[in-house]
RNA sequence: UACUUAUCCAGAAAGACUGAGGGACAGGGCCCGAUGAUGUCUUAGCAACCUUGCUGAUAACCUGGUGCUAAUUCCCUUCUUCAUCCAGUUCAAACGGAUGCAGAGAAGAUAAGUA
Numbered sequence: 001u002a003c004u005u006a007u008c009c010a011g012a013a014a015g016a017c018u019g020a021g022g023g024a025c026a027g028g029g030c031c032c033g034a035u036g037a038u039g040u041c042u043u044a045g046c047a048a049c050c051u052u053g054c055u056g057a058u059a060a061c062c063u064g065g066u067g068c069u070a071a072u073u074c075c076c077u078u079c080u081u082c083a084u085c086c087a088g089u090u091c092a093a094a095c096g097g098a099u100g101c102a103g104a105g106a107a108g109a110u111a112a113g114u115a
Stems, first nucleotide, its partner, number of pairs: 001115008013043005021032003026077004044069003049065002053061001073107001078104003082100005
């Protein structure tokens, strides 16, 4: 780097340094930020993917490797179902458009494994 599988509406912050942008990318929205964001480090915590020990076996707990600690992966973008409205129609239906709920997908993140 690529592929496979699983998870992603829960949870968990202080300090030091830094100093203007940041929230993955593009567009839009919304938000965080000199009352110091972002990033790095230290400490603490959360979680439980892998692992160690304990056990007859689990659970719980322990050890180690990761990960994480604003907002659902901050929200939307693509497709589908349903509902409502608009338009359409002689009346309907179909086609079309808008909004909302839900589901799926794409992309991404993390873990474990394979090459």